[in-house]
Formats: sequence, C1' cells, structure tokens
RNA sequence: GCGGCCAUGGUUUAGUGGCAGAACAUAUCCUUGCCAAGGAUAGGAUGGGGGUUCGAUUCCCCCUGGCCGCA
Repeated sequence: GCGGCCAUGGUUUAGUGGCAGAACAUAUCCUUGCCAAGGAUAGGAUGGGGGUUCGAUUCCCCCUGGCCGCA
C1' cells in the first nucleotide's frame, strides 16, 4: 500500500428495515441479628459523518479504532 471481518448500557452480547432486549454489574427497597444468597424496582447503549427509504442498529459510501491475510 491492497483486501476481508468486527464496532449495540460499565462488561459480555441478541436483534439484519417498523416500540433497542437479555445476562452480569450498579443504585434503592424487601428478606436476615450481620454478611452472603434470594426477591422487587430503577437508571444506563446502537463508534463519527453522509446517502437510500414513509421509516435505518439493520442496506450503501467515507472516516476512526481493533483483528486477520497479502504485498
């Protein structure tokens, strides 16, 4: 330099056009003599920009970052 794959709460991830879900973690409460375990509730996310579309996490392009291959 060229090509491919990946990017979603704090973490690991699901969702592949139509309300963004789960687990763990966090906070509060319940339970307990205390801790742990358990239960209930809550907050928190689509890497950035542009395009297509009535509608984009999803499809297309560019950029950024990571991984891999070729040179």
Overview:
The RNA shown here (transfer RNA) has 71 nucleotides and comes from Candidatus Giovannonibacteria bacterium RIFCSPHIGHO2_01_FULL_43_140. RNAcentral holds the sequence, with entries from ENA. Model confidence (mean pLDDT): 82 of 100.